[in-house]
RNA sequence: UGCAUAAAUAGAGGUGCGGACAAAAGGGUAGCUUUAAGGUGCUAAGGGAAGGAACUCCCAAUACUUAAAGUGAAGGGUUUGUCCGCCGAAAGGAUAUGUUGGUUCCUCAGCAUAUCCUUGGUGGUAGGGUGUAAGCUCUAUCACUGCCAUGGUUUAUGCCAUGGAGCGCUAUUUAUGCA
Numbered sequence: 001u002g003c004a005u006a007a008a009u010a011g012a013g014g015u016g017c018g019g020a021c022a023a024a025a026g027g028g029u030a031g032c033u034u035u036a037a038g039g040u041g042c043u044a045a046g047g048g049a050a051g052g053a054a055c056u057c058c059c060a061a062u063a064c065u066u067a068a069a070g071u072g073a074a075g076g077g078u079u080u081g082u083c084c085g086c087c088g089a090a091a092g093g094a095u096a097u098g099u100u101g102g103u104u105c106c107u108c109a110g111c112a113u114a115u116c117c118u119u120g121g122u123g124g125u126a127g128g129g130u131g132u133a134a135g136c137u138c139u140a141u142c143a144c145u146g147c148c149a150u151g152g153u154u155u156a157u158g159c160c161a162u163g164g165a166g167c168g169c170u171a172u173u174u175a176u177g178c179a
Stems, first nucleotide, its partner, number of pairs: 001179011014087001016086009031071008046059004050107006090119012120145011147164007
């Protein structure tokens, strides 16, 4: 000096990711009122609570279910701006634990944490899931883009093709080993 291994630090991708606050737009759901129809029922053996069983509580057909009309939130989501934290940023799936939905059990759904798995990033299209809708999300596929490897080409900068994945890549430092 070079190579390899390990660790630490600092960085890059770009319509980059996430959070908080504010504003705006969009979106007719829950609830309430009216009308019509329907099953059961007045002793709770009936109806109601996310579904089933038991219990508890409420109710007497103006409750419940369905449809129509009127009225009409909240939350979440979208866009813009400002600030903050970042580059497995973050998102999703599975399992487990805790918690919420009247109590217990099972299921379902939401939230939080942990472990494992998948995804480099963004967008379009199709389908699935969710939602009142706008949207959000998953899978597949296509396009663009960044990184690395291999091959080709170019005086060089670069360009092209194929493939791969973030436990990656770039730079620096330290330690060990080899030459």